[in-house]
């Protein structure tokens, strides 16, 4: 000076998707905490046609126009972007997917469901506030 191995230390992001306790340790039971559907009356609304015809609903930022013979391309409602909170400059990035099964406006009370997946190596700056961790 290089190679490998181990250890410890790093303020991670999308998104509900985190945490605790039992025990027979499981595709288990149970608490709390997020997060979704159903579900009165008041109110709102009338609502479907499966004959033509392609109903309607729901999670989620992902809706909507243009152009195109298909594939696909632009733009866009609307979203995220590194401790969190406002304020302001600047920049990138998504705009999908997939699920009831004729069937649900809203909705207290009640019912019931989920707690997965996917990613990242300094992750822009200014100024105010408040934690954190380390020394």
């Nucleotide at each position: 000076g290089a190679a490998u191995a181990g250890c410890a230390a790093g303020g991670g992001c999308c998104g509900a998707a985190c945490u605790c306790c039992u025990c027979u340790u499981g595709u288990a039971g149970g608490g709390g905490a997020c997060g979704g559907g159903g579900g009165a009356a008041a109110u709102c609304g009338g609502a479907u046609u499966a004959u033509c015809a392609u109903g309607g609903g729901g999670u989620g930022a992902a809706u909507g126009c243009u152009c195109c013979u298909c594939a696909g391309a632009g733009c866009u409602a609307g979203g995220c972007c590194a401790c969190u909170c406002c304020u302001u400059c600047a920049g990138g990035c998504c705009g999908a997917a997939c699920c009831c099964g004729a069937c649900a406006g809203c909705u207290a009370a009640c019912c019931u469901c989920g707690u997965a997946g996917g990613c990242g190596a300094c992750a822009g700056a200014a100024g105010g506030a408040g934690c954190a961790c380390g020394u």
This is a predicted structure of a 135-nucleotide RNA (c-di-AMP riboswitch aptamer (ydaO/yuaA leader)) from a Chloroflexota bacterium. It was read from a public genome assembly, where an Rfam model found it. The prediction has a mean pLDDT of 76. It matches the Rfam family "c-di-AMP riboswitch aptamer (ydaO/yuaA leader)". Its family is annotated with cyclic-di-AMP binding and regulation of gene expression in the Gene Ontology.